Record summary:
Transfer RNA from a Vulcanimicrobiaceae bacterium, 74 nucleotides, folded computationally. Model confidence (mean pLDDT): 81 of 100. Rfam family: tRNA. Rfam classes the family as a transfer RNA.
RNA sequence: GCCCCUGUAGUAUACCUUGGAUAGAAUGCGGGCUUGCGGAGCCUGAGAUCUGGGUUCAAAUCCCAGCAGGGGCG
Repeated sequence: GCCCCUGUAGUAUACCUUGGAUAGAAUGCGGGCUUGCGGAGCCUGAGAUCUGGGUUCAAAUCCCAGCAGGGGCG
């Protein structure tokens, strides 16, 4: 330098090839119940689409560029 893959809550992830999803669940975090205290358990709350642009009535999803990580070739 070229090619391929990946990027979604704090963490690891589902959905992405059906374009209209309340963006779901786990774990962690806050609050409550329970307990002598804690843990476990139960209830509840907040929290995410890598960045910019394009297409479209509508983009997590399609297209382009960039950034970051991983792999391959030279």